[in-house]
Molecule: small-subunit ribosomal RNA
Organism: Thioalkalivibrio halophilus
RNA sequence: AAACUGAAGAGUUUGAUCCUGGCUCAGAUUGAACGCUGGCGGCAUGCCUAACACAUGCAAGUCGAACGGUAACGCUGGGAGCUUGCUCCCUGGCGACGAGUGGCGGACGGGUGAGUAACGCGUAGGAAUCUGCCUGGUAGCGGGGGAUAACUCGGGGAAACUCGAGCUAAUACCGCAUACGCCCUACGGGGGAAAGCGGGGGAUCUUCGGACCUCGCACUAUCAGAUGAGCCUGCGUCCAAUUAGCUUGUUGGUGAGGUAACGGCUCACCAAGGCGACAAUUGGUAGCUGGUCUGAGAGGAUGAUCAGCCACACUGGGACUGAGACACGGCCCAGACUCCUACGGGAGGCAGCAGUGGGGAAUAUUGGACAAUGGGCGAAAGCCUGAUCCAGCAAUGCCGCGUGUGUGAAGAAGGCCUGCGGGUUGUAAAGCACUUUCAGCAGGGAGGAAAAGCUGUCGGUUAAUAACUGGCGGUCUUGACGUUACCUGCAGAAGAAGCACCGGCCAACUCCGUGCCAGCAGCCGCGGUAAUACGGAGGGUGCAAGCGUUAAUCGGAAUUACUGGGCGUAAAGCGCGCGUAGGCGGCUGUGUAAGUUAGAUGUGAAAGCCCCGGGCUCAACCUGGGAAUUGCAUCUAAUACUAUACAGCUAGAGUUUGAUAGAGGAGAGCGGAAUUCCCGGUGUAGCGGUGAAAUGCGUAGAUAUCGGGAGGAACACCAGUGGCGAAGGCGGCUCUCUGGAUCAAAACUGACGCUGAGGUGCGAAAGCGUGGGUAGCAAACAGGAUUAGAUACCCUGGUAGUCCACGCCCUAAACGAUGAGAACUAGUUGUUGGUCGGAUUUUGCCGAUCAGUGACGCAGCUAACGCAUUAAGUUCUCCGCCUGGGGAGUACGGCCGCAAGGUUGAAACUCAAAGGAAUUGACGGGGGCCCGCACAAGCGGUGGAGCAUGUGGUUUAAUUCGAUGCAACGCGAAGAACCUUACCUGCCCUUGACAUCCUCGGAACUUGGCAGAGAUGCCUUGGUGCCUUCGGGAACCGAGUGACAGGUGCUGCAUGGCUGUCGUCAGCUCGUGUCGUGAGAUGUUGGGUUAAGUCCCGCAACGAGCGCAACCCUUAUCCCUAGUUGCCAUCGGUUCGGCCGGGAACUCUAGGGAGACUGCCGGUGACAAACCGGAGGAAGGUGGGGAUGACGUCAAGUCAUCAUGGCCCUUAUGGGCAGGGCUACACACGUGCUACAAUGGCCGGUACAGAGGGCAGCCAACCCGCGAGGGGGAGCUAAUCUCACAAAGCCGGUCCUAGUCCAGAUUGGAGUCUGCAACUCGACUCCAUGAAGCAGGAAUCGCUAGUAAUCGCAGAUCAGCACUGCUGCGGUGAAUACGUUCCCGGGCCUUGUACACACCGCCCGUCACACCAUGGGAGUUGACUGCACCAGAAGUGGAUAGUCUAACCUUCGGGAGGACGUUCACCACGGUGUGGUUAAUGACUGGGGUGAAGUCGUAACAAGGUAGCCGUAGGGGAACCUGCGGCUGGAUCACCUCCUUU
Repeated sequence: AAACUGAAGAGUUUGAUCCUGGCUCAGAUUGAACGCUGGCGGCAUGCCUAACACAUGCAAGUCGAACGGUAACGCUGGGAGCUUGCUCCCUGGCGACGAGUGGCGGACGGGUGAGUAACGCGUAGGAAUCUGCCUGGUAGCGGGGGAUAACUCGGGGAAACUCGAGCUAAUACCGCAUACGCCCUACGGGGGAAAGCGGGGGAUCUUCGGACCUCGCACUAUCAGAUGAGCCUGCGUCCAAUUAGCUUGUUGGUGAGGUAACGGCUCACCAAGGCGACAAUUGGUAGCUGGUCUGAGAGGAUGAUCAGCCACACUGGGACUGAGACACGGCCCAGACUCCUACGGGAGGCAGCAGUGGGGAAUAUUGGACAAUGGGCGAAAGCCUGAUCCAGCAAUGCCGCGUGUGUGAAGAAGGCCUGCGGGUUGUAAAGCACUUUCAGCAGGGAGGAAAAGCUGUCGGUUAAUAACUGGCGGUCUUGACGUUACCUGCAGAAGAAGCACCGGCCAACUCCGUGCCAGCAGCCGCGGUAAUACGGAGGGUGCAAGCGUUAAUCGGAAUUACUGGGCGUAAAGCGCGCGUAGGCGGCUGUGUAAGUUAGAUGUGAAAGCCCCGGGCUCAACCUGGGAAUUGCAUCUAAUACUAUACAGCUAGAGUUUGAUAGAGGAGAGCGGAAUUCCCGGUGUAGCGGUGAAAUGCGUAGAUAUCGGGAGGAACACCAGUGGCGAAGGCGGCUCUCUGGAUCAAAACUGACGCUGAGGUGCGAAAGCGUGGGUAGCAAACAGGAUUAGAUACCCUGGUAGUCCACGCCCUAAACGAUGAGAACUAGUUGUUGGUCGGAUUUUGCCGAUCAGUGACGCAGCUAACGCAUUAAGUUCUCCGCCUGGGGAGUACGGCCGCAAGGUUGAAACUCAAAGGAAUUGACGGGGGCCCGCACAAGCGGUGGAGCAUGUGGUUUAAUUCGAUGCAACGCGAAGAACCUUACCUGCCCUUGACAUCCUCGGAACUUGGCAGAGAUGCCUUGGUGCCUUCGGGAACCGAGUGACAGGUGCUGCAUGGCUGUCGUCAGCUCGUGUCGUGAGAUGUUGGGUUAAGUCCCGCAACGAGCGCAACCCUUAUCCCUAGUUGCCAUCGGUUCGGCCGGGAACUCUAGGGAGACUGCCGGUGACAAACCGGAGGAAGGUGGGGAUGACGUCAAGUCAUCAUGGCCCUUAUGGGCAGGGCUACACACGUGCUACAAUGGCCGGUACAGAGGGCAGCCAACCCGCGAGGGGGAGCUAAUCUCACAAAGCCGGUCCUAGUCCAGAUUGGAGUCUGCAACUCGACUCCAUGAAGCAGGAAUCGCUAGUAAUCGCAGAUCAGCACUGCUGCGGUGAAUACGUUCCCGGGCCUUGUACACACCGCCCGUCACACCAUGGGAGUUGACUGCACCAGAAGUGGAUAGUCUAACCUUCGGGAGGACGUUCACCACGGUGUGGUUAAUGACUGGGGUGAAGUCGUAACAAGGUAGCCGUAGGGGAACCUGCGGCUGGAUCACCUCCUUU
């Protein structure tokens, strides 16, 4: 210096959040198994399944010192035969000993866990018992007798075995004697025992064997002890109540029997008891414990090895022997099975150790030894011992060791990756220098051994120096393991590393392959062409002679909550009372001491766990001591609390008195209004009903209206988050009966109380039975509508029912989704019923208090919502209930019911969620506010015609590709005859049409000819260039080789970039702060205002960013500057044209400025922002137009503009060429043009733009042509020239409403132009032709002012052209807007939501198909079991005298006793009948679950388009619909009440 020390979370429901809640993971463990791998040693462990069947061997014997003996063996003696070393004989002697008699032991040791829910086990006790061997004490051990095995002879049998006759011994058996103690007793007495054997020996005797003495062992009786065993009791000991009643020897008594012993243990009689909700009985499962595993603990699970107890031994029953058994290796019987057999009959029992078969995922050698420890027998030596000790097999577990150490960068090679630079494997290897554990070889070598024997010596005993025995010494030996442990030497890095994982949880990442395939997966989930998730590789991580997987237990799981949970909405308060048992219970005193507390004693086995030590080199392991064993029992003490007994008290509870309010209940009677019906009057054509209608009623007189009558049901107003009741529920008035509550003041009782399992009563609506009643309403039903359908919603009718009486039913969203009772904990304000006080003339008023009933609100609680003295706060008592979703409140069973059904109430299987509250969005056939050519008001169109153009479809060799609601479709394409061109057919090329590099040759290039459709091929002409340091070089061409080129091939869902769209909509966000557990909120909401999140005010917000606006361009006015190519007022000239001189005023051009800001005035508004009106002004409230497009959405569009990852093609998917196609044509759609005419067409004349283009170009004048155009050639790189005449308009003429003098399609003919070329397939011109079309159905588009409409002009692309398209330009130039109900789109706020891929959402049920488990089912087959009966082996007990019978007695006859036999009782197996429980199976059948793309509808979620849901009843393909009652867990609007603020 001790026995201490110990507690972690994560993943997964959601768009996100918090909570609830399940599932899953990380840990530890195992008698394990499987997969891959495997060096050594130590210590442990090893059939968990078939208590299935077993070949073979062994596992219980021993004693000759109990006995008769001698089958075999050894030694020895004698004899015989004799081949002198063998055989036989004498059973001579000795040692020994098979078989037998006898004793002791086979009841221990070893195995197994089937049965058993039990006094079986555990623990603590008890009294009515036995106990061999052992220990101690006392007393004895005398004298006789008759048999019997062995053996011999004979018989039977295949065998096992057995029978008869004869002989014999004992420590075998039986009497007699004796009896200290013992047993019985009626207290007089009576009864009962024994055995010898061995060693030694002095005296005495002797039949010479011994007797006798002594020692030892054995024996007998008895008393104690010890040990072991039997019996009894308290307490503890699994699940099920879908097991609630069980019991006749049952419970007790008396007596008897029986037992070692108490006892119904058994029997007779008597009584009628005994057990049970504190779980009897029944069913299922199970050996129990110390312990083991886990856990912080409390617990939970478990009961291998070791230890204690029990039970069993092929299955069932039975006894015998014995101290002990109803006996694992004993017996008898029955049964099943196996074996032998001569078929007559026999034998057997591995759950002993090995081993075999079988079963199984799975568990070892037919080993060695008694050397040690222990056991049996024996005097001992010793024998036996599969107990045990060892060895073998197995990584089955725990522990230890090793597979090398140091150095070593050229960071080798190889592998892998790569951004091609490198990185990594990696000091790793190689190389160099060392070491040698373990394994190998060789040598040495403990301990486990103590004894016993022999011998010496000293004691004990004895008459004794024998014998026996104890101590000490000596001596001689005894080891399976074992080639032991350990030590030493030798050689050489030598012989020794794998397994799993690498998406998150969870440490560890890349490449390739694959392509929702193959596969993975513990959960979440990966895989559909760039997979850190599959497979392989490289690398890495973790463990390591192991590593993973599977199975199982505990943990995490506070997820059954004692420690330590919950129930308003997540699962969960019984529909509500009364009340039994039980639980809990006010104040004071006294006693007791059961609970409680303290101490002591006993016990709590050992082992194990823990602590301190010790031993193996350490550890595992072994070992000594301690601690602990939280328990139980007994004794003593204490008395606060609980309990109990007694005595009291009044605060809980109750009683009495007086008042009060009330739709509390039951019965009887009465009343008026209304509906309906009937009668009568008036009166006439409709009524009624709906979204609109129809069915229906009505001229036979309805509806309407008046009068009268009948009948039933319900009670307007009052009426109220008002009242009463336990809840359900209760509403006209009066009477009778009756329950409860409240208030006030006194008196009384004296804890009489609270809760309440079972039990019992009440219990809306619907429903049921019997009998009434029936006005209205109204399931079912009928008809009419609606609809795709409409078994519905709507309408017209209408029966049960609704009403009454009596009897059932017993359920509801029976709700405050909140059990009852008690106490405590801020307030404010309504309201109902009392009482008291104050003030007041009265009503009214103020305050206090009690009892109800609402709203708000603090603390506190809550996941949040919310609750908050009427708690969901803080506590106490009692009851009920919950434990993931579905299956399912279902099935089966029980109980209740007339039925409908109610109540109690599972499992298989299946999923990883189901759920609550709140958040942000989105959505709504929700609400509010606002905006927009959104509607409305207007103007003009489209949809009809012809044509143009694009698309779909079809066709085709090809009709290349893309774009597809808005936001594709006159789109990519701002130019398809060739080219373009990507498509098709055919013909060609293969380092290629194009880029870079290498080699060789040649300048490049060019003329001409031939073949061919051309690409191309062949031949041919001209030509020798540039720079140079003279080596060569640069560009170009040809050839060759390989790297490579090339691809309009695929993927826009791998991408960049660009674009569309919501939308020029006013929004989208951030920082800090604040609020919220959090997602988030606030800001950004609110009041105003704006085109605007524009601005102002307010405000837990204060600021800021991207958007808006402004800044930019253009246009409208003015000014300044400048004045050509533009301009021309004034002056001059003129060919009359700004043409010229000139001018710089004007227009214009293009630079710079000014101007417009709600600045000013008035009004409104809140003293604001702003709005309205006005003035001035060219312009007025962003003046008009443009450019400008926030965060984001649509996997929107584009791989064919371009770029680009990956994949694919490589004599082709690349490249070249010719021709064809993209231009097709029954048809459908979009976008346009031209029209249908008179506001027009045609003819003639005539006027006025702007903005653009132009050198491979625009092209003037002039000439020709009817014209397209041709010729011509001036001018112009453009404010100069030109395209280029603008057209509508205006003036004049004509046409006269017609398919026309409208319209121009189509077609014929003739031409022009471009181009290599107009056939497929161009435009234009002229002549001729003259189609449809007379204003366009449903539907639909654009536009709010210089706009629509209408008119022409120009440009890009381009040889030309489809130009009616597109982009611009100017000319002429309207109408209308009351307004925001509606349609569409959008913004803000709010609300509901089961949506979040966000309503194109979600989702329900039938039907059809596949699979799975399950219920019913005529039954069938087993297992267990109850009752009744039959039957009855062996055995025990009783009875019996049929047979037999040694010891003892005898009167000799016999008796006692015994054996066999017979019989009775009990009873195993078995059988019959009838029940119960349970398992398997069963044609068919019911529902349920699951399953990428089936059918029918649309029920639910939004007001889900008829609010939904609950109970009940009816109906219907289905979800469902309808009636009645109930609920809000219903949206919206209005009203009432209450609250908050002023």